[in-house]
RNA sequence: GUUUAGGUAGCUCAGAUGGUUAGAGCAAAGGACUGAAAAUCCUUGGGUCAGUGGUUCAAGUCCACUUCUAGACA
Numbered sequence: 001g002u003u004u005a006g007g008u009a010g011c012u013c014a015g016a017u018g019g020u021u022a023g024a025g026c027a028a029a030g031g032a033c034u035g036a037a038a039a040u041c042c043u044u045g046g047g048u049c050a051g052u053g054g055u056u057c058a059a060g061u062c063c064a065c066u067u068c069u070a071g072a073c074a
Stems, first nucleotide, its partner, number of pairs: 001073007010026004019057001028044005050066005
């Protein structure tokens, strides 16, 4: 340089054919339980969906470009 896959919560990841509230587990905070802890249970907060632009009534999802990560080829 060419090409493929990927970037979604603090971490690991879902999100069918674009569709009306963007989720799970772990972690965090509060509470219950306990003599006190651990474990367990309940509740809560936390998101510019990498960035910019476009298509559309509607975009995490489709298109273009930029950027970052990993692989393959040269």
This is a predicted structure of a 74-nucleotide RNA (transfer RNA) from Chaetosphaeridium globosum. Its mean pLDDT, the model's own confidence on a scale to 100, is 80. It matches the Rfam family "tRNA".